[in-house]
RNA sequence: GCCUGGUUAGCUCAGUUGGUAGAGCACGUCAUUGGUAAUGACGAGGUCCACAGUUCAAUCCUGUGACCAGGCU
Repeated sequence: GCCUGGUUAGCUCAGUUGGUAGAGCACGUCAUUGGUAAUGACGAGGUCCACAGUUCAAUCCUGUGACCAGGCU
């Protein structure tokens, strides 16, 4: 220098032929217990890496950039 994959909740990851996003763990409250743990119920938590383009509408499609991982030379 070129190519490929990835970037979504505190962490690990889903997701959508484009129609305003979910799980597990963690966290909070409550129940249960003599008290913890475990268990159950409920809840909070997200500018979906940035900018631009296409569109009535973009986390999703296109372009550029950033960062991470791998490959080729």

This is a predicted structure of a 73-nucleotide RNA (transfer RNA) from a Minisyncoccota bacterium. Rfam family: tRNA. On this family, see Hou, Trends Biochem Sci 1993: "The tertiary structure of tRNA and the development of the genetic code". The prediction has a mean pLDDT of 82. RNAcentral records the identical sequence in 2 taxa. The source organism's lineage runs through Bacteria, Bacillati and Minisyncoccota. The RNAcentral record of the sequence draws on ENA.